[in-house]
RNA sequence: AUGGAGGGUUUGAUCCUGGCUCAGGACGAACGCUGGCGGCGUGCCUAACACAUGCAAGUCGAACGCGUCUGUGCUUCGGCACAGAUGAGUGGCGAACGGGUGAGUAACGCGUGAGUAACUCCCCUUGGGGAGGGGGAUAACCAUCUGAAAAGGUGGCUAAUACCCCAUAUUCUCUUUUCUCAUAAGAGGAAGGAGGAAAGGUGGCGCAAGCUGCCACCCCGAGAGAGGCUCGCGUCCCAUCAGCUAGUUGGUAGGGUAAUAGCCUACCAAGGCUAUGACGGGUAGCUGGUCUGAGAGGAUGGUCAGCCACACUGGGACUGAGACACGGCCCAGACUCCUACGGGAGGCAGCAGUGAGGAAUCUUGGGCAAUGGGCGAAAGCCUGACCCAGCGACGCCGCGUGGAGGAAGAAGGCCUUCGGGUCGUAAACUCCUGUUUGGGGAGAAGAACAAGAGAGAAGUUAAUAGCUUCUCUCUCUGACGGUAUCCCCGGAGAAAGCUCCGGCUAAUUACGUGCCAGCAGCCGCGGUAAUACGUAAGGAGCGAGCGUUGUCCGGAUUUACUGGGCGUAAAGGGCUCGUAGGUGGUUUCUUAGGUCUCACGUGAAAUUCCCUGGCUCAACCAGGGAGGGUCGUGGGAAACCGAGAGGCUAGAGGGCAGGAGAGGAGAGUGGAAUUCCCGGUGUAGCGGUGAAAUGCGUAGAGAUCGGGAGGAACACCAGUGGUGAAGACGGCUCUCUGGACUGUCCCUGACACUGAGGAGCGAAAGCCAGGGGAGCAAACCGGAUUAGAUACCCGGGUAGUCCUGGCCGUAAACGAUGGGUACUAGGUGUGGGGGGUUCGACCCCCUCCGUGCCGCAGUUAACGCAUUAAGUACCCCGCCUGGGGAGUACGGCCGCAAGGUUGAAACUCAAAGGAAUUGACGGGGGCCCGCACAAGCGGUGGAGCAUGUGGUUUAAUUCGAUGCAACGCGAGGAACCUUACCAGGGCUUGACAUGCUGGUGGUAGGAGCCCGAAAGGGUAACGACCUCUGGUUUACCAGAGGAGCCAGUACAGGUGCUGCAUGGUUGUCGUCAGCUCGUGUCGUGAGAUGUUGGGUUAAGUCCCACAACGAGCGCAACCCCUGUCCUUAGUUGCCACAGGUAAUGCUGAGCACUCUAAGGAGACUGCCAGGGACAACCUGGAGGAAGGUGGGGAUGACGUCAAAUCCUCAUGGCCCUUAUGUCCUGGGCGACACACGUGCUACAAUGGCCAGUACAGAGGGUUGCAAACCCGUAAGGGGGAGCCAAUCCCAGAAAACUGGCCCCAGUUGGGAUUGUCGGCUGCAACUCGCCGACAUGAACGAGGAAUCGCUAGUAAUCGCGCAUCAGCCACGGCGCGGUGAAUACGUUCCCGGGCCUUGUACACACCGCCCGUCACACCACGAAAGUCGAUUCCACCUGAAGUCAUCGGGCUAACCCCUUAAAGGGGAGGCAGGUGCCUAGGGUGGGGUUGAUGAUUGGGGUGAAGUCGUAACAAGGUAGCCGUAGGGGAACCUGCGGCUGGAUCACCUCCUUU
Repeated sequence: AUGGAGGGUUUGAUCCUGGCUCAGGACGAACGCUGGCGGCGUGCCUAACACAUGCAAGUCGAACGCGUCUGUGCUUCGGCACAGAUGAGUGGCGAACGGGUGAGUAACGCGUGAGUAACUCCCCUUGGGGAGGGGGAUAACCAUCUGAAAAGGUGGCUAAUACCCCAUAUUCUCUUUUCUCAUAAGAGGAAGGAGGAAAGGUGGCGCAAGCUGCCACCCCGAGAGAGGCUCGCGUCCCAUCAGCUAGUUGGUAGGGUAAUAGCCUACCAAGGCUAUGACGGGUAGCUGGUCUGAGAGGAUGGUCAGCCACACUGGGACUGAGACACGGCCCAGACUCCUACGGGAGGCAGCAGUGAGGAAUCUUGGGCAAUGGGCGAAAGCCUGACCCAGCGACGCCGCGUGGAGGAAGAAGGCCUUCGGGUCGUAAACUCCUGUUUGGGGAGAAGAACAAGAGAGAAGUUAAUAGCUUCUCUCUCUGACGGUAUCCCCGGAGAAAGCUCCGGCUAAUUACGUGCCAGCAGCCGCGGUAAUACGUAAGGAGCGAGCGUUGUCCGGAUUUACUGGGCGUAAAGGGCUCGUAGGUGGUUUCUUAGGUCUCACGUGAAAUUCCCUGGCUCAACCAGGGAGGGUCGUGGGAAACCGAGAGGCUAGAGGGCAGGAGAGGAGAGUGGAAUUCCCGGUGUAGCGGUGAAAUGCGUAGAGAUCGGGAGGAACACCAGUGGUGAAGACGGCUCUCUGGACUGUCCCUGACACUGAGGAGCGAAAGCCAGGGGAGCAAACCGGAUUAGAUACCCGGGUAGUCCUGGCCGUAAACGAUGGGUACUAGGUGUGGGGGGUUCGACCCCCUCCGUGCCGCAGUUAACGCAUUAAGUACCCCGCCUGGGGAGUACGGCCGCAAGGUUGAAACUCAAAGGAAUUGACGGGGGCCCGCACAAGCGGUGGAGCAUGUGGUUUAAUUCGAUGCAACGCGAGGAACCUUACCAGGGCUUGACAUGCUGGUGGUAGGAGCCCGAAAGGGUAACGACCUCUGGUUUACCAGAGGAGCCAGUACAGGUGCUGCAUGGUUGUCGUCAGCUCGUGUCGUGAGAUGUUGGGUUAAGUCCCACAACGAGCGCAACCCCUGUCCUUAGUUGCCACAGGUAAUGCUGAGCACUCUAAGGAGACUGCCAGGGACAACCUGGAGGAAGGUGGGGAUGACGUCAAAUCCUCAUGGCCCUUAUGUCCUGGGCGACACACGUGCUACAAUGGCCAGUACAGAGGGUUGCAAACCCGUAAGGGGGAGCCAAUCCCAGAAAACUGGCCCCAGUUGGGAUUGUCGGCUGCAACUCGCCGACAUGAACGAGGAAUCGCUAGUAAUCGCGCAUCAGCCACGGCGCGGUGAAUACGUUCCCGGGCCUUGUACACACCGCCCGUCACACCACGAAAGUCGAUUCCACCUGAAGUCAUCGGGCUAACCCCUUAAAGGGGAGGCAGGUGCCUAGGGUGGGGUUGAUGAUUGGGGUGAAGUCGUAACAAGGUAGCCGUAGGGGAACCUGCGGCUGGAUCACCUCCUUU
């Protein structure tokens, strides 16, 4: 010392930049829902809009006269006097305060601090002095006249503290002389001269004269307080306002004012202000303060307080101490009202109140009791100031709506996994309390001091009167208000809502809804399981309030003074010179402006803060203190900055001596090449491209040789080489010229750095004028390409490119990096110079200036930068503040134009961006693999048929599967059944399960008969079973109950929906070699490393290296089959031996062999050679049945596809319930113009047919396989042995082989289709089965584009078996064996995949993203012939009231003069009138600024899935972009110059969209 919090949102993820948004506080608020009480505050922010009505400024009789009324007294009865009250008037004071409002004002208006020697002052206080003598009027009143009124005229009377004159007078005013002080004007003193005052009233004593008191009056001082004027400083935005000013700036003289002053006038001079922002425009009362903030700041100026300004709008003066006057006057204007139409009246921005406006802001209240003000001697009067009350939750503060107990955790609601949970001790109920509200009562408490009367004391005085002051006593006075407060009674009785519950942000479930309705502050929710909508229950927060909206500050370090940045995010000027300004080396002295310090003054009160105190607390109020200024004055310090003076040489500059250079300008000159022209030779093509064509050429091209013309550019040298400030500069020579560098250390002595404005230079394109023009080449014309091709490619070709002169002034003008100075490790190149070393040179070393690369510290968001900084510091300039709109519009300046420069807003979005990461992708690259291509063999696509699908059809053609990865798939068997579909007919607790209630239990079951297609319905003979008890042997009977059945109720049932709610299962990438983790390390982080690299492999397989070391899931192996051998075992298998048969393992014997089926062995790169890195491993070889994974199978990592399946099953939710359930009959799933997939059979001679002869394996068989034998041409039938199977059967294998026929043809190929007759299964073969026989004998002669499979016992080909199954549409599927090939050079290409790397604007990941025109809708803006306003300026005309000036010819009491004594005349002064200056307002004309509107027009923004293309992102398919010019529907294209913010090892490759 008390003080500082962040979150959400850009991405697949990360870091950064950056905006948007939220949480906080506040309010003169408003709106929505709700509302018990009290205290204290507060309340038209909008129309400075208009106002009805009432009130808001009067008072004094102790200044004055008069009227009226009442009373008393007197009276000559006409009246008079006194007292009181009252009315208007004269007069005095007040009305300039108080109260309201914020229109105007950007100003000495306000704030702060000074000055006034340049000023004023009514009242008040105080000091000194005074108040003598006169005069003339006038209102009221009376009379009369005019007028509707308001009001006014004329005549007459009268008073004063009204008015006037004279006298007197100081320290007053003016002036003369003089002295002192000060000096810019002045101040003070002394002595003279001149001028200037006054009013009374009321008390006391007194006969009076007079004395005396109080109040009032006059003159001169002082004070207090108040005001006027002047000055320093501070006080909003716009430069798209840059120049403004004639009373303007100053002087002299005069006027004017209280006073200074161009304040005003005349004359003179030509000044004054301005980038430190004049002038102009916009906005605004200022301050104390208030809100916010850690603070610095930012915003604000309501209530309260100070100042200012205004009072219907504009102008003006009068009165007065004070006004140019809110409730005064005059004039003009607008508006309102009255009117007899002639004329008058008015001003709520006082308090209430009304209308209007508006989201919105109160009572036409009480009282002067208090505080304060005016008048008065006082009593007192007046006071919408003020004090109170009323209304409004508008704000702050306080209180209450009850407390304790109470579990059967009641009922009820909601949820539920149905068990329960929760609302919830909450309620009910019991016992209490009594705030507040209600009723009754007390309460004149406190808020009151003053005043009056009385008494006393002091002062004044001649006085004890009187008066003034002080003290004591008494009396009287309250709007609020019967209020605050207190007491009593009664009774839980009368008192809780609002918002929210996806994240931020505390708090969740159910139902409804279904991208609808709606929500939303941001992100975002809602498309059938919504914690985000609506409702309910529950919960959270606050609470007489709670939310919403609006505004301000905060968070926002998001304008950065505190406290930001500019290589790539927004941001360094294209470059240089230089003005103002800013900053500035070293040393000495001085000064004291800055700076620091002390003291004094001031910084109003209130407010904030601290400490106390008063209302029961608090809010609120009171007392004390602290605090607050870039303020003023004085004293002090002198380091630093500044200033003055003097030195220095390290900065800077100069001299001298050198060398380097595409530095600049001009003039001349050279060779190579292109093109053209001429000539020679020579002949048919040339040229061009991806391929072509246009074009050129037989009139001789191209090619080649010679000669000539002309223009432009300068190969090699040449180099991250050089020079220049940048742009830029390149043959050679000469002339002129700028700058830098090195050496020397001679000279000057801070002369420096930067640089707003300003000036100059400034690529390319472009413009003007004149030349020039070879090549190239926008535009343009052709040819191609293409869907199109206004392009890319080709052939031509004009501006232009070149020169001279003049403009333009922009570029990715880039190192995307302003200039200067200093400091901070190195290493290594290169250009120029110097030095050392050396005899000299090279090498080497040192050094200065430039130019590169690498790299430490440091820095950075990262990338990177790193002595050439983007490091560390200082100085100066420029620039930035979300994206778009937009570098646009308008305005200004510049330009011949093109255009440049300066440079917004409305509107719109929640992002836009930078760097890096992981993926994915690329018509990027590298490496590698796979029947991926290639090499082969055989197919499909063509035919017929089978089968599946689409489509169509249908009453229905049930449903699903749809690129690979649906389509002989689910289905491994649709005639009925299946079956889910259709038509018709039935059933309704149901075809099926469980429970409950009731009934029956002579029930269950049920032949037969009737209707019916059946299901079903009806009828009905017959007719049971179990347990217990009793009667009881049994039998039988009775009762109770069960099974069963019937009725009812819960429920069943659903192949109904959602595979995008799910489980399970499956497909696919892919049997591809990958996918990860722990620890460590690196990185801010996402992440990386490991897993990369060098080899190798089928393999992330292994080896080596390595900040990694290990591990897991995958690979491999372990498992099964098969290939060789061995052991064991030997029936049904086998047969070496013997016997037997027509023949046969048939018999004996046996287990050797085959085989069977159990266990072992074997193969591991183990051995050899070579290669390789002495590795892994590869190549070859030996041995071996088998050799480098022997062959095959099973086995499918992390994950992807919202992949498939709710119709296998299971399952959430939804839906149906006499139907979407269930049963039956018939039909359909089998349809048929057509299209596709998968197959079969073929097209024939390597074949077909006939005959004969061989050789398998694996399976199946009891509602089954079925032999022999017989019948039939055959399918098949009869038959029945054997077999529950190594035994019997299915069961003839076929291709093959042998022999024969056919002889190339739609055939003896091929068999479709059809007819007839049969067989089998089965209730039943019509729709709709299979088979046989005979007959029939279709297409098809090898299959277009395209496309599939296969690398060895494989393809091809041949047959066999099995499952399902009554049968079968099986040519399908799954297995089995027989015969048994060809080819692979190789990895360029297609497809798929793996690894590394690169680019990316992709991440739903290229089927991505995305640009522009056009069309439609909406929105804001610009332009526009104009139109209508506002404001301002200039010129002229007119000009009210009024001040001032002036005029004399009107009128006129006081004073003066004259004359008279009746009046009169003159003067001064005054009044009225006239004139002049100024001037409000009005008018005419012309400008400036600004606003609104405007046919039409221009671009912009936003919208649903529109149209056309494909420009950009990958090499984006022509690299992109910048400037400029031309062209084009559009994105764009092309030329010229520039940039890298371009990929690729490199050459060729037309198109390729979404």
Small-subunit ribosomal RNA from an Atribacterales bacterium, 1554 nucleotides, folded computationally. Rfam family: Bacterial small subunit ribosomal RNA. Rfam links the family to the GO terms structural constituent of ribosome and ribosome. The coordinates come from a structure-prediction model, not an experiment, and the mean pLDDT is 83.